Small-subunit ribosomal RNA, central domain from an uncultured prokaryote, 345 nucleotides, folded computationally.
Its mean pLDDT, the model's own confidence on a scale to 100, is 87.
Context: one part of a larger RNA
RNA sequence: CUGGGCGUAAAGCGCGUGUAGGCGGCUGGGUAAGUCGGAUGUGAAAGCCCUGGGCUCAACCCAGGAAUUGCAUCCGAAACUGCUCAGCUAGAGUCUCGGAGGGGAAGGCAGAAUUCCCAGUGUAGGGGUGAAAUCCGUAGAUAUUGGGAAGAUACCAGAGGCGAAGGCGGCCUUCUGGACGGUGACUGACGCUCAGACGCGAAAGCGUGGGGAGCAAACAGGAUUAGAUUCCCUGGUAGUCCACGCCGUAAACGUUGGUCACUCGAUGUGUGCGAUAUACAGUACGCGUCCAAGCGAAAGCAUUAAGUGCGCCGCCUGGGGAGUACGGCCGCAAGGCUAAAACUC
Numbered sequence: 001c002u003g004g005g006c007g008u009a010a011a012g013c014g015c016g017u018g019u020a021g022g023c024g025g026c027u028g029g030g031u032a033a034g035u036c037g038g039a040u041g042u043g044a045a046a047g048c049c050c051u052g053g054g055c056u057c058a059a060c061c062c063a064g065g066a067a068u069u070g071c072a073u074c075c076g077a078a079a080c081u082g083c084u085c086a087g088c089u090a091g092a093g094u095c096u097c098g099g100a101g102g103g104g105a106a107g108g109c110a111g112a113a114u115u116c117c118c119a120g121u122g123u124a125g126g127g128g129u130g131a132a133a134u135c136c137g138u139a140g141a142u143a144u145u146g147g148g149a150a151g152a153u154a155c156c157a158g159a160g161g162c163g164a165a166g167g168c169g170g171c172c173u174u175c176u177g178g179a180c181g182g183u184g185a186c187u188g189a190c191g192c193u194c195a196g197a198c199g200c201g202a203a204a205g206c207g208u209g210g211g212g213a214g215c216a217a218a219c220a221g222g223a224u225u226a227g228a229u230u231c232c233c234u235g236g237u238a239g240u241c242c243a244c245g246c247c248g249u250a251a252a253c254g255u256u257g258g259u260c261a262c263u264c265g266a267u268g269u270g271u272g273c274g275a276u277a278u279a280c281a282g283u284a285c286g287c288g289u290c291c292a293a294g295c296g297a298a299a300g301c302a303u304u305a306a307g308u309g310c311g312c313c314g315c316c317u318g319g320g321g322a323g324u325a326c327g328g329c330c331g332c333a334a335g336g337c338u339a340a341a342a343c344u345c
Base pairs, nucleotide, nucleotide: 003317004316005315006314008298012313014200015199016198017197021193022192023191025088026087027086028085029084030083031082033081034080035077036076037075038074039073040072041071042070049065050064051063052062053061054060091190092187093186094185095184096182097181098180103176104175105174106173107172108171109170110153114150115149116148117147118146119145120144121143125136126135161168162167205246206245207244208243209242210241214240215239219235220234221233222232257312260309261308262307265290266289267288268287269286270285271284272283273282294301295300318345319344320343327338328337329336330335
């Protein structure tokens, strides 16, 4: 390279927007670049192959033929691809009506509990554990009542909803994205995918400035133990929170790239629509469970495919060395991205 693959064996980029590129619905006309047919020229000789011949045979040699799958030019064909013109509505999109939703951003408000602060009542304990101790408390703790501050939102809550992913949960208001359903109308292939690129991206971490109730790396102490740099307990700083700016990783997982079409059913659930309106079956879009064909090494998957196909992207190619070194790019740093070899089994 070809081939074969990528849920669990090596292998789907964390996710999206989208450029180049690749690919592309139905009908008709034109064109003839691709495609197909024919002709001509060329495709050196030798060699290979075939036929015949010459050395007594053979190797070897000689002659002729075939082949040289290619290229160029000319003539022709028009189904398919391309290009072009005209048209279509089944793909895609727009308008309109409607309901659902922890989708996103900002602001405000609320109640329970926790901790601290202030004040009252009140007195000797409290706390913690397997048991204790460190610890708190007569400078008045724990308990209890009133007030204040801070962060987070029990129940509802669901195999439930929303989002491209990360993720999103008290209530209200404002701004805002998407999906879905109904009815007609409109545009007329405007589509799919996407190397680069750009954006988003949990937690931890970093910078500047705030904030700091609870929790809590590090750290300190008390226990446990042979020891205990652990597990348990008492404390406790970064951090966790906010604003702005970085970082760009993850078991970023459904370990399953995205689009479209096709291939038995059963059952639950969410949201629309229709209806004779709680009930019923239907329909559309989601979220689950079970199974048929088929697939699979198996376990399993099975209209939300890991089945059957088209087109597109990414990736894999024995284990270790190594996601490392070197170089480059990015970063304040931590480090990230790209990514070998020797050697070894």